[in-house]
């Protein structure tokens, strides 16, 4: 350099144009449960989706660029 592919709470992942002001695991707080921890239970905090344009009445989603990662290929 030149091609495909990933980028979504702290951590791994789901979504496939309207049911999404984003779900589900784990983890963090409180509170119950215990003699205490631990389990278990119930509630709760936490991503506006890398970053900027654009298509669309409507984009986490489809395009385009950039930036980071990965595999290949020179």
């Nucleotide at each position: 350099g030149g091609u495909a592919c990933u980028u979504u709470g702290g951590u791994g992942u789901a979504g496939a144009g309207g049911c999404c002001u984003a779900a589900c695991a784990u983890g963090c707080c409180a509170c119950a449960c215990u003699g205490u921890c631990a389990c278990u239970g119930u509630g709760g905090a936490g991503a506006c989706c890398a970053c900027g344009a654009g298509u669309u009445c409507g984009a986490a989603u489809c395009u385009c660029g950039u930036a980071a990662g990965u595999a290949c290929c020179g």
The RNA shown here (transfer RNA) has 74 nucleotides and comes from an archaeon. It matches the Rfam family "tRNA". The family's RNA type in Rfam is transfer RNA. The sequence is in RNAcentral, with records from ENA.